Small-subunit ribosomal RNA, 5' domain from an uncultured Eubacteriales bacterium, 548 nucleotides, folded computationally. The RNAcentral record of the full RNA draws on ENA, Greengenes and SILVA. The prediction has a mean pLDDT of 83. It matches the Rfam family "Bacterial small subunit ribosomal RNA".
Context: one part of a larger RNA
RNA sequence: GGAUGAACGCUGGCGGCGUGCUUAACACAUGCAAGUCGAACGGAGUUAUGAUGUGCGAGGGAAAUAGCUUGCUAUCUACUAAACUUUUCAUAACUUAGUGGCGGACGGGUGAGUAACGCGUGGGUAACCUGCCGUAUGCAGGGGGAUAACACUUAGAAAUAGGUGCUAACACCGCAUAAGCGCACAGAGGCGCAUGCCUCUGUGUGAAAAACUGAGGUGGCAUACGAUGGACCCGCGUCUGAUUAGCCAGUUGGCAGGGUAACGGCCUACCAAAGCGACGAUCAGUAGCCGGCCUGAGAGGGCGGACGGCCACAUUGGGACUGAGACACGGCCCAAACUCCUACGGGAGGCAGCAGUGGGGGAUAUUGCACAAUGGGGGAAACCCUGAUGCAGCGACGCCGCGUGAGUGAAGAAGUAUUUCAGUAUGUAAAGCUCUAUCAGCAGGGAAGAAAUACUGACCAUAGGGUCAGCAGACGGUACUUGACUAAGAAGCCCCGGCUAACUACGUGCCAGCAGCCGCGGUAAUACGUAGGGGGCAAGCGUUAUCC
Numbered sequence: 001g002g003a004u005g006a007a008c009g010c011u012g013g014c015g016g017c018g019u020g021c022u023u024a025a026c027a028c029a030u031g032c033a034a035g036u037c038g039a040a041c042g043g044a045g046u047u048a049u050g051a052u053g054u055g056c057g058a059g060g061g062a063a064a065u066a067g068c069u070u071g072c073u074a075u076c077u078a079c080u081a082a083a084c085u086u087u088u089c090a091u092a093a094c095u096u097a098g099u100g101g102c103g104g105a106c107g108g109g110u111g112a113g114u115a116a117c118g119c120g121u122g123g124g125u126a127a128c129c130u131g132c133c134g135u136a137u138g139c140a141g142g143g144g145g146a147u148a149a150c151a152c153u154u155a156g157a158a159a160u161a162g163g164u165g166c167u168a169a170c171a172c173c174g175c176a177u178a179a180g181c182g183c184a185c186a187g188a189g190g191c192g193c194a195u196g197c198c199u200c201u202g203u204g205u206g207a208a209a210a211a212c213u214g215a216g217g218u219g220g221c222a223u224a225c226g227a228u229g230g231a232c233c234c235g236c237g238u239c240u241g242a243u244u245a246g247c248c249a250g251u252u253g254g255c256a257g258g259g260u261a262a263c264g265g266c267c268u269a270c271c272a273a274a275g276c277g278a279c280g281a282u283c284a285g286u287a288g289c290c291g292g293c294c295u296g297a298g299a300g301g302g303c304g305g306a307c308g309g310c311c312a313c314a315u316u317g318g319g320a321c322u323g324a325g326a327c328a329c330g331g332c333c334c335a336a337a338c339u340c341c342u343a344c345g346g347g348a349g350g351c352a353g354c355a356g357u358g359g360g361g362g363a364u365a366u367u368g369c370a371c372a373a374u375g376g377g378g379g380a381a382a383c384c385c386u387g388a389u390g391c392a393g394c395g396a397c398g399c400c401g402c403g404u405g406a407g408u409g410a411a412g413a414a415g416u417a418u419u420u421c422a423g424u425a426u427g428u429a430a431a432g433c434u435c436u437a438u439c440a441g442c443a444g445g446g447a448a449g450a451a452a453u454a455c456u457g458a459c460c461a462u463a464g465g466g467u468c469a470g471c472a473g474a475c476g477g478u479a480c481u482u483g484a485c486u487a488a489g490a491a492g493c494c495c496c497g498g499c500u501a502a503c504u505a506c507g508u509g510c511c512a513g514c515a516g517c518c519g520c521g522g523u524a525a526u527a528c529g530u531a532g533g534g535g536g537c538a539a540g541c542g543u544u545a546u547c548c
Stems, first nucleotide, its partner, number of pairs: 001548004006544005013402006019395002021360001026358003030355003035102003040099002043096009053086001055084001059080002064075005109313003118238008128230002133226007141175001143173002150165006181206011211218002239285003246276002251273004256268003288310004292303004315336005338349004366392001368391003374388001375386004405435004415426004439489001442483004449475001455470006492537005497518003503532005513520002
């Protein structure tokens, strides 16, 4: 000098873009962060319409009776009957606890562990898997038994658990079929990269499927290939210590078996006695790795925060289940610590998700808005979910940009400081005059980000589409722009002995103090304190810490 996820002191006008627990992987109140599908299924419920049955019954009212003004009033009833209530059924729309499907293995967080095929780089798999997606080929015949929901009920404070009875499916299970596929055996051909690989033939044997519909379609099963994603192996590289020199018993290899998607002491039995090490084994310490970032002319040195890739972890330790994929952050089981509920018998929980709280600390933000965009999950779709994400809020934490006015103005005003009392400095600085109006404030207009999908309407097509119009913005009345108005509302910090740009006066008197180094201060201190003046940088300036 440069740099920082910085902190502290003084100061602080605006905007854009970034960035913000480096410490306790400490403990967490509260809310939200993973759901969705009724076009898989049986129920349950709501509403509307229609039909049906019951009840109630406004109104009308033949006949009858009574009165008399003989055509009117009153009473009562057969009959008819609106509205309302409710039973059952049908249709349509909507809602959804449960069964079922897909997704909760992505996205988001953290860096504790790890010195390792963990990561980086380059290869290998003739030792492997791959849901959804794409392409191709071939299929989907016929049956069965359950179970949740529901009803009744038992135990329990609860969490929950159990019993009896009923029922559905794209849930579950046999049977049939098998172009192709798996396994075993036999044979033939071709090839290579060592184990071997590929193709073909025959025999035996084994395994499939599911429907829904708005009739357009969407799904299902098998096989092969592709794509995507993963798994394993190897060469090389990857911090410090020898005041750590020997280490290792599944240890090293073989054989046989088990296990796995797959190779392998990965595991087991047996056999052999190997294997690693001064080219640093083992042990100890430290540490996630990389693209990159900082510095430097470079070689190097330091760092790994944000963003991107990989890995590991999810209170601590262990385990498996389901599944294409996990040994699974917001799944399960066990143990431990902690917290909470309890009727003391027993139960519940896991913020290293987003906010937020306590604590620790020199120190690090809102319990915000929206799914409008991008992306993800489910769905045929409408749509639903999404603290991913997009935005907003807070912090000069960083970088960048802008402003705090411009021109003129000598009576060199006043004030202040100094003075040899003449003056000198502040100083064109101010005032005054003439302008301008960025930013902030006020008022008017006002976006882009939206491409669509879907829906509605119109037109054209009729391989399922195309064109046009409408519908739809959290940010946000924001950005931007226009107008009016006023120099108004907007400058500090550090330094002035040398290094190092910048000097005088007073106070103090080895005191008080300064200091990065040299050093300054004991009565004329340009070095302490204050003032005037000056220098530097500037919405910042200094200090501290760390790296080059």